[in-house]
RNA sequence: CAAUCCCGCGUGGGAGAGUCCGUGUCGCCGGUGCCCGCACCGGUGGCGCGGCGCCGAAGGGGCAACCUCCCCGGAACCUCUCAGGCAGCCGGACCACGCGGACGAG
Repeated sequence: CAAUCCCGCGUGGGAGAGUCCGUGUCGCCGGUGCCCGCACCGGUGGCGCGGCGCCGAAGGGGCAACCUCCCCGGAACCUCUCAGGCAGCCGGACCACGCGGACGAG
């Protein structure tokens, strides 16, 4: 001086799964009634809550091929679905590039 591996940040990429049911509220449309601006009924849309269904790629749990063998340790995109998610945005394992840090083969 400094590679690989590792960590952080930034940029770009980045999958899957609900046209379901009930209910509350707000808006719109239509109808009916009357005390004439209110009430009720029906439809529809937004949001919230609950139920059921579904997804796996934040995080978390489990199995363990593997790391030449043993101990220690690590360990999947497999598996579970606690958490999270099921328009879009966001998020997102992981990948690429850039910058910084740590280690220090050479």